Description:
Predicted 3D model of a 101-nucleotide RNA (TPP riboswitch aptamer (THI element)) from Sulfuricella sp. It was read from a public genome assembly, where an Rfam model found it. Its Rfam family is "TPP riboswitch aptamer (THI element)". About the family: Vitamin B(1) in its active form thiamin pyrophosphate (TPP) is an essential coenzyme that is synthesised by coupling of pyrimidine and thiazole moieties in bacteria. The prediction has a mean pLDDT of 78.
[in-house]
C1' cells in the first nucleotide's frame, strides 16, 4: 500500500399483517381502544432488522401456485427494477521501501 475479513461508533433508511374476546358507536359491517392467540428478528418497541460486498424495505400486486381459522403463513415472480454511507478495528496472503543482521 492493498485484497479479504471481524466486531465498533456516528450518521441515515425501513416494516406494522391476520384474528377471537371486551367495551364504544341505536342494530349490522366499519371503526377506535384495550387483553389474548398465528408468523417473525421485529406487527408500538424507543425495541428490531437494513446500511451499496445492499432480498432491510419498495414496485411488480387487489400478482400466480399451495396451505390456513385467517393474514405476505410458505414458495414463485427475482442473475426484474429501485433502494439508506462515514470513520476505524481484528486478523490473515500478498507486494514495495527502509533499517538491522
Nucleotide at each position: 500500500c492493498a485484497u479479504c475479513u471481524u466486531a465498533g461508533c456516528u450518521g441515515g433508511g425501513g416494516g406494522u399483517c391476520c384474528u377471537g374476546g371486551a367495551u364504544g358507536c341505536g342494530a349490522u359491517u366499519u371503526c377506535a381502544u384495550c387483553c389474548g392467540g398465528g408468523u417473525g428478528a421485529g406487527a408500538c418497541a424507543a425495541a428490531c432488522c437494513c446500511u451499496u460486498u445492499g432480498a432491510a424495505c419498495c414496485u411488480g400486486a387487489c400478482g400466480c401456485g399451495g396451505a390456513u381459522a385467517a393474514u405476505g403463513c410458505c414458495g414463485c415472480c427475482g442473475c426484474a427494477g429501485g433502494g439508506a454511507a462515514g470513520c476505524g478495528u481484528u486478523g490473515u496472503c500478498g507486494g514495495u521501501c527502509g533499517c538491522a543482521a